Molecule: SAM riboswitch aptamer (S box leader)
Organism: Candidatus Pseudogracilibacillus intestinigallinarum
């Protein structure tokens, strides 16, 4: 940079001690009953193996709150005389992982 995926899944532990949930706003959450980080324990996307699906291993990355926690960009449906809101689908954007 490209190309795939992003509704599953992971502790009653120990340390530390004030935030944290990707960047910008708006929300909602999580957090002294100890978040956030580490270590330990675990899961099981991707590259490993076999394969039609699917199963296996757990070597390498990765992961272990909330759908990438929602949304804002664009569209189409519900609403409405017509609109707004609200809901609900879909597509971009940005982002995170892996391979190359």
């Nucleotide at each position: 940079c490209u190309u795939a995926u992003c509704a599953a899944g992971a502790g009653u532990g120990a340390c530390c001690g004030a935030g944290g949930g990707a960047c910008a706003a708006g929300g909602c959450c999580c957090u002294a009953u100890g978040a956030c980080g580490u270590c330990c324990g675990g899961c099981a996307a991707c590259c490993c193996c076999a394969u039609u699906a699917u199963g296996g291993a757990a070597g390498g990355u990765g992961c272990c709150a909330a759908u990438u926690c929602c949304u804002u960009c664009a569209g189409a449906a519900c609403g409405u005389a017509c609109a707004a809101a609200u809901u609900u689908c879909u597509g971009a954007a940005a982002g995170a992982u892996a391979a190359g």